Guanidine-I riboswitch aptamer from Synechococcus sp. BSA11S, 122 nucleotides, folded computationally.
Taxonomically the source falls in Synechococcus (Bacteria, Bacillati, Cyanophyceae, Synechococcales).
Its Rfam family is "Guanidine-I riboswitch aptamer". About the family: This family represents a conserved RNA structure found upstream of the ykkC and yxkD genes in Bacillus subtilis and related genes in other bacteria.
Its mean pLDDT, the model's own confidence on a scale to 100, is 80.
It was read from a public genome assembly, where an Rfam model found it.
């Protein structure tokens, strides 16, 4: 210098936060129970978080929903090569290698996600 598919999806994991569920917290406040006082006996005040229900806080909450790897794992699809054929397709096969920031960006927010097989090393 030049060539090549350094191709697209799907599930599922590594991870990954915290929009929603669910947990938790008695912080608040709410029903009902229940204790104690006081009365006009049927109502007031006080107090228990033990229970119901809402609010809020909390992912340093094991989890469910959610996001999720080029360099992870299975699978399909295409391409490309040989072979076959009633020309619709069918059958084999090929797809190697891959260390790697800081910063920004999107969602709810986070990340091995997206910039990016980048910048950069070998």
């Nucleotide at each position: 210098g030049g060539a090549a598919g350094c191709a697209g999806u799907u599930u599922c994991u590594a991870g990954g936060g915290u929009u929603c569920c669910g947990g938790u917290u008695g912080g608040c406040a709410u029903c009902a129970g229940u204790u104690c006082g006081c009365c006009u006996u049927g109502g007031c005040g006080a107090g228990c978080c033990g229970g119901u229900u809402g609010c809020a806080g909390c992912g340093u909450c094991u989890g469910g929903u959610c996001c999720g790897a080029g360099a992870g794992a299975a699978g399909c699809u295409c391409a490309c090569c040989g072979g076959g054929g009633u020309c619709a397709c069918c059958c084999g096969g090929u797809u190697g290698c891959a260390c790697g920031g800081a910063g920004g960006g999107a969602u709810a927010a986070a990340a091995g996600c997206c910039c990016g097989g980048g910048a950069g090393a070998c």